[in-house]
RNA sequence: GCCUCCGUGCGGCGGCACCUCACGAACCUCCCCAGGGCCGGAAGGCAGCAAGGAUAAGUGAGCUCUACCGGGUGCACGGGGGCCCU
Numbered sequence: 001g002c003c004u005c006c007g008u009g010c011g012g013c014g015g016c017a018c019c020u021c022a023c024g025a026a027c028c029u030c031c032c033c034a035g036g037g038c039c040g041g042a043a044g045g046c047a048g049c050a051a052g053g054a055u056a057a058g059u060g061a062g063c064u065c066u067a068c069c070g071g072g073u074g075c076a077c078g079g080g081g082g083c084c085c086u
Stems, first nucleotide, its partner, number of pairs: 001083011013070003017066001019062005029054003037046003
């Protein structure tokens, strides 16, 4: 000097989680409950279907940040082995 193996650090790439966004309960969540129902002499009250809204489990997408994992990954440093030259 070359080859090869290992370790550490930083980076890159990929995956996963977190996170973000969207969707998301006909039947068992919550809110709000037209109509209709019930109570009432009335005023008013009660329960509450549909519609509407929110969300859970879950699904999909993203990957800026964070954690973890992986590599025929880049660089730097350190170490083991081999070969050659002086």
RNAcentral holds the sequence, with entries from ENA. The RNA shown here (Bacterial small signal recognition particle RNA) has 86 nucleotides. It is recorded under the gene name ffs. Its Rfam family is "Bacterial small signal recognition particle RNA". From the family's description: The signal recognition particle (SRP) is a universally conserved ribonucleoprotein involved in the co-translational targeting of proteins to membranes. It is annotated as a non-coding RNA gene. The coordinates come from a structure-prediction model, not an experiment, and the mean pLDDT is 76.